[in-house]
Molecule: transfer RNA
Organism: Lachnospiraceae bacterium
RNA sequence: GGGGUCGUAGUUCAAUGGGAGAGCAUCUGCUUUGCAAGCAGAAAGUUGAGGGUUCAAAUCCCUUCGAUUCCA
Numbered sequence: 001g002g003g004g005u006c007g008u009a010g011u012u013c014a015a016u017g018g019g020a021g022a023g024c025a026u027c028u029g030c031u032u033u034g035c036a037a038g039c040a041g042a043a044a045g046u047u048g049a050g051g052g053u054u055c056a057a058a059u060c061c062c063u064u065c066g067a068u069u070c071c072a
Base pairs, nucleotide, nucleotide: 001071002070003069004068005067006066007065010024011023012022013021018055026042027041028040029039030038048064049063050062051061052060
């Protein structure tokens, strides 16, 4: 320098163009003499950034940044 894959909640990951979600973690409550475990609930998102297509984009297209990998 060129090609592939990936980027979504604190973290690990889902989501076939139409309601952005789960596990763990965090917080609150219940339970206990207390802790842990368990149960119930809550909060947490510019879907890396910018632009385009579309009635509608995490998803399709272009550019760009970063990570990883292959080739030279």